[in-house]
Context: one part of a larger RNA
RNA sequence: GAGUAACGAUAAAGGGGGUGAAAAACCCCCUCGCCGGAAGACCAAGGGUUCCUAUCCAACGUUAAUCGGGGUAGGGUGAGUCGGCCCCUAAGGCGAGGCUGAAAAGCGUAGUCGAUGGGAAACAGGUUAAUAUUCCUGUACCGCGCAUAACUGCGACGGGGGGACGGAGAAGGCUAGGCCAGCGCGGCGUUGGUUGUCCGCGUUUAAGGGUGUAGAUUGAGGACUUAGGCAAAUCCGGGUCCUUAAGAUCGAGACCUGAUGACGAAGCUCUUUAUGAGCUGAAGUGGUUGAUGCCAGGCUUCCAGGAAAAUCCUCUAAGCUUCAGGUUAUGUGUGACCGUACCCGAAACCGACACAGGUGGUCAGGUUGAGAAUACCAAGGCGCUU
Numbered sequence: 001g002a003g004u005a006a007c008g009a010u011a012a013a014g015g016g017g018g019u020g021a022a023a024a025a026c027c028c029c030c031u032c033g034c035c036g037g038a039a040g041a042c043c044a045a046g047g048g049u050u051c052c053u054a055u056c057c058a059a060c061g062u063u064a065a066u067c068g069g070g071g072u073a074g075g076g077u078g079a080g081u082c083g084g085c086c087c088c089u090a091a092g093g094c095g096a097g098g099c100u101g102a103a104a105a106g107c108g109u110a111g112u113c114g115a116u117g118g119g120a121a122a123c124a125g126g127u128u129a130a131u132a133u134u135c136c137u138g139u140a141c142c143g144c145g146c147a148u149a150a151c152u153g154c155g156a157c158g159g160g161g162g163g164a165c166g167g168a169g170a171a172g173g174c175u176a177g178g179c180c181a182g183c184g185c186g187g188c189g190u191u192g193g194u195u196g197u198c199c200g201c202g203u204u205u206a207a208g209g210g211u212g213u214a215g216a217u218u219g220a221g222g223a224c225u226u227a228g229g230c231a232a233a234u235c236c237g238g239g240u241c242c243u244u245a246a247g248a249u250c251g252a253g254a255c256c257u258g259a260u261g262a263c264g265a266a267g268c269u270c271u272u273u274a275u276g277a278g279c280u281g282a283a284g285u286g287g288u289u290g291a292u293g294c295c296a297g298g299c300u301u302c303c304a305g306g307a308a309a310a311u312c313c314u315c316u317a318a319g320c321u322u323c324a325g326g327u328u329a330u331g332u333g334u335g336a337c338c339g340u341a342c343c344c345g346a347a348a349c350c351g352a353c354a355c356a357g358g359u360g361g362u363c364a365g366g367u368u369g370a371g372a373a374u375a376c377c378a379a380g381g382c383g384c385u386u
Stems, first nucleotide, its partner, number of pairs: 013031006032383004040363004046343002050341001051075006060068002080141002082339003086119003092113003098107003122139005142335011153320002158315004166302004172295003177289005182203006188196001204262002208257003215250004219244008228236002263284001266280005303306001349358002365377003
């Protein structure tokens, strides 16, 4: 220079009350404004206590601070079913033997790891200052062990089926959600009108069990035979004959149950009345619209021809066949370990900062509209720390 520039989006504040040494900024209330495919809600990654409560204000906060993601102390994360661990494999890694190399080492078979993929099973309500598909209540489901009963050819690191998959397009059947009516409860105007075709609020309920629909796929059953499936096979594949027009498998949703339960506007009682606790508990129906969700791993079509393996089903080999083993039903027992707080289009992650930048997935209300555009709103959240 200079007490100058700046104080980080022009979404916006005003009033009353409280606390306090002190209030533009903290807490409560009223009004106003902003977002609303987000500036709301929930996950993954990443962070690692930032979560909740009490207390404090030196420093941190671009100002003040009684406030805070700041200091101090205490508290908080509850699982057979969510995710991991576990079983399985992909790219890729490692790699007994092996090959190569002077060596270090490189490559690689068997194998063994490796999710971003495949594989068993839970929902609704309630509850905490802070956790909940984890606790509680109610109602379920799955795997494994054992026992009992009935029936019985069981058996694999091997064979087969299945798992099992691309792009685009179209039609159908549904549901979530929305809207309207009906129904229930409440209201009747401090400014002229408002007992009416008026206004406000509510009208919610899962998994599971039963039934097996719209539909999709495939003809189905039996006998004999067989150069294939590295051996075998009653299985799969090939072939012949007979019978038959339906059968089997999958499959949303609806309906019944779950539920004489839960939830539920409002009312009542009590209270240290920021408010909280307890009690009672109405209606709880129909129509319409309608998804990008489900049936669907479906159908049609195209060429660039679109993972693997295990769980699962089935077949036999060795072997065992008075045993062991297998199937079904019932009962009983059991289900460990790790994660779980909080932020997550952000003041908590990546950017040296409480930085106008960046960050994968899910949810997707109303009016307008082709629309996830736009504008204004709901739930919810904010007014961006001078």

The prediction has a mean pLDDT of 84. A computed fold for a 386-nucleotide part of an RNA from Marinobacterium alkalitolerans, annotated as large-subunit ribosomal RNA, domain III. Its Rfam family is "Bacterial large subunit ribosomal RNA". Gene Ontology terms of the family: ribosome and structural constituent of ribosome. NCBI's taxonomy places the organism under Bacteria, Pseudomonadati, Gammaproteobacteria, Oceanospirillaceae, Marinobacterium. The RNAcentral record of the full RNA draws on ENA.